[in-house]
RNA sequence: CCACUCUUUCGGGGCGGGGCGCAAUUCCCCACCGGCGGUGACGGCGCAUGAUCCUCGGGAUCGGCGGCCGAAGUCCGUGACCCGGAUCGCUCUUUCAAGAGCGUUUCGGUUGACCCGGUGCGAUUCCGGGACCGACAGUAAUAGUCUGGAUGGGAGAAAGAGAAA
Numbered sequence: 001c002c003a004c005u006c007u008u009u010c011g012g013g014g015c016g017g018g019g020c021g022c023a024a025u026u027c028c029c030c031a032c033c034g035g036c037g038g039u040g041a042c043g044g045c046g047c048a049u050g051a052u053c054c055u056c057g058g059g060a061u062c063g064g065c066g067g068c069c070g071a072a073g074u075c076c077g078u079g080a081c082c083c084g085g086a087u088c089g090c091u092c093u094u095u096c097a098a099g100a101g102c103g104u105u106u107c108g109g110u111u112g113a114c115c116c117g118g119u120g121c122g123a124u125u126c127c128g129g130g131a132c133c134g135a136c137a138g139u140a141a142u143a144g145u146c147u148g149g150a151u152g153g154g155a156g157a158a159a160g161a162g163a164a165a
Base pairs, nucleotide, nucleotide: 004162005161006160007159008158009157010156016030017029018028019027031145032144033134034133035078036077037076038075042070043069044068045067046065047064050062051061052060053059054058073132074131082109083108084107085106086105088103089102090101091100092099093098114130115129116128117127118126136148137147138146
């Protein structure tokens, strides 16, 4: 240093303007937002200093590193929501066979959307342009943005400690 165990902390953003209407942050026009890990030719920093050129005190151009950090809503995975199986616990019903509900753990399923042009060996990631997508329940009217489950859960991130090699 890596892996392991434990503890603590952190861990989702967004309706502003106008229109119609009895009523819409829900419809229509314009606007606004983008979880986590990976990849990443882009950017920044650091460390080394190399090559070429020049008007040689110095300057210009091009490069080096298993370096560090940031970097994709649409790529590869993944989380919340929903559905099902199994496990355990609690409660209820009961014809004592079983069934129902809630919760825990775990496994599985479901779960949205990108093209064109440029550069280049290489880009759905860079640059330019134009598109597209967004759980469930609620509502005076259909919700990515309001309210609610949720002071929840969580992919994971950081710090500290432990033991062993």
Predicted 3D model of a 165-nucleotide RNA (FMN riboswitch aptamer (RFN element)). Rfam family: FMN riboswitch aptamer (RFN element). From the family's description: The RFN element is a highly conserved domain that is found frequently in the 5'-untranslated regions of prokaryotic mRNAs that encode for flavin mononucleotide (FMN) biosynthesis and transport proteins. This element is a metabolite-dependent riboswitch that directly binds FMN in the absence of proteins. In Bacillus subtilis, the riboswitch most likely controls gene expression by causing premature transcription termination within the 5' untranslated region of the ribDEAHT operon and precluding access to the ribosome-binding site of ypaA mRNA.The FMN riboswitch structure, reported in present an FMN-bound six-stem junction, adopts a butterfly-like scaffold, stapled together by opposingly directed but nearly identically folded peripheral domains. Model confidence (mean pLDDT): 78 of 100.